[in-house]
RNA sequence: GCCGUCCUAGCUCAACGGUAGAGCAAGCGCUUUGUAAGCGUUAGGUUGCAGGUUCGAAUCCUGUGGACGGCU
Numbered sequence: 001g002c003c004g005u006c007c008u009a010g011c012u013c014a015a016c017g018g019u020a021g022a023g024c025a026a027g028c029g030c031u032u033u034g035u036a037a038g039c040g041u042u043a044g045g046u047u048g049c050a051g052g053u054u055c056g057a058a059u060c061c062u063g064u065g066g067a068c069g070g071c072u
Stems, first nucleotide, its partner, number of pairs: 001071007010024004018055001026042005048064005
């Protein structure tokens, strides 16, 4: 220098172009003499960033940042 993969909640990861979710963690409640465990519930997101296409984008396109892998 060229090619490819990944980036989504605090963490690990999902999600045919059509309401962004799960588990764990956190808050609250139930249960217990109390704690843990268990059960219920609530909150938590500029989908790395900036543009474009589209009625509609996490998803498609372009540029760019970061982490990896391959080739030279």
A computed fold for a 72-nucleotide RNA from a Pseudomonadota bacterium, annotated as transfer RNA. Its mean pLDDT, the model's own confidence on a scale to 100, is 81. The sequence is in RNAcentral, with records from ENA. Lineage of the source: Bacteria > Pseudomonadati > Pseudomonadota.